[in-house]
Molecule: transfer RNA
Organism: Roseiconus lacunae
RNA sequence: AGGAGUGUAGCUCAAUUGGCAGAGCUCUGGUUUCCAAAACCAGCGGCUGGGGGUUCGAGUCCCUCCACUCCUG
Repeated sequence: AGGAGUGUAGCUCAAUUGGCAGAGCUCUGGUUUCCAAAACCAGCGGCUGGGGGUUCGAGUCCCUCCACUCCUG
């Protein structure tokens, strides 16, 4: 320099053809226990990497930028 991929909750990851943003773990509270762990129940937590565009409607499609990973030279 050229090409490809990834970016969503504190962490690891889903979200089908564009149509209500979710799960597990962590954390907080409760039940239980002599206390704790484990188990069970409930809850908190998101400008979906930034900006712009298309659309009635965008995590998803288009453009651009940023970060990281891989391939070619």